[in-house]
c-di-GMP-I-UAU riboswitch aptamer from Geomonas sp. Red32, 78 nucleotides, folded computationally. It was read from a public genome assembly, where an Rfam model found it. The prediction has a mean pLDDT of 85. Its Rfam family is "c-di-GMP-I-UAU riboswitch aptamer". The literature on the family includes a 2017 paper in Proc Natl Acad Sci U S A by Weinberg et al., "Bioinformatic analysis of riboswitch structures uncovers variant classes with altered ligand specificity". The family is grouped with related families in Rfam's "c-di-GMP_I riboswitch clan". The model forms 95% of the base pairs in the Rfam consensus.

RNA sequence: UCCGAUAAAGGCAAAGCCGGAGCAAUCCGGUGACGCAAAGCCACGGGUCCACGCGAGUGGAUAGCCGGGCUACCGAAG
Repeated sequence: UCCGAUAAAGGCAAAGCCGGAGCAAUCCGGUGACGCAAAGCCACGGGUCCACGCGAGUGGAUAGCCGGGCUACCGAAG
């Protein structure tokens, strides 16, 4: 230095409920804790969803759907 845990510290926060933003998907704050070792960040590829459009498509949402990129805590025995 790399791998490595049923260890320690710290972190995030699903559904539901309350308040707010948005036509909507969905997002933000509070509560809550289903889960998460990148559930930190990026819409680049695919998927799904929403709005508009006769359609081709255009714009948007999702990183807690998958892949990819960037960054990152602890480090037992061995």